[in-house]
Context: one part of a larger RNA
RNA sequence: CACUGCCCGUCAAGCCAACAAAGUCGGUAGUGCCUGAAGGCUCUGUUAAAGGGGACGAAGGUAAGAUCGGCGAUGGGGACUAAGUCGUAACAAGGUACCCGUUCUGGAAGGAGCGGGUGAAUCACCUCCUU
Repeated sequence: CACUGCCCGUCAAGCCAACAAAGUCGGUAGUGCCUGAAGGCUCUGUUAAAGGGGACGAAGGUAAGAUCGGCGAUGGGGACUAAGUCGUAACAAGGUACCCGUUCUGGAAGGAGCGGGUGAAUCACCUCCUU
């Protein structure tokens, strides 16, 4: 810079982060089932063994989940960005006082109904205070 002011929302453009999302790709720790090395244990066997059986057991396979993360068409909002579009809702009685709750409704700010508040101007009256 002080009404040639301030200011609201839609729409358009750019950019950013987050959310939702069919799905997809990984990490982690377990669980059930299958298989099961070495090994000691155990049962059997024997004079002693050898041998045989059993549960345990690393790894592997498989199934359904748990949890954490990456990516993800698209979707609706959000933040931001000197000079875009449409209107003009609010701030003065802002030109229909404004605001709150709720319902309906409209390109958008918004509008309408009902209830409430005064943080409304104006006018009149009343009470109190000061002169």

Background
Model confidence (mean pLDDT): 82 of 100. Small-subunit ribosomal RNA, 3' minor domain from Microgenomates bacterium OLB23, 131 nucleotides, folded computationally. The sequence was found in a public genome assembly. Lineage of the source: Bacteria > Bacteria candidate phyla > Candidatus Microgenomatota.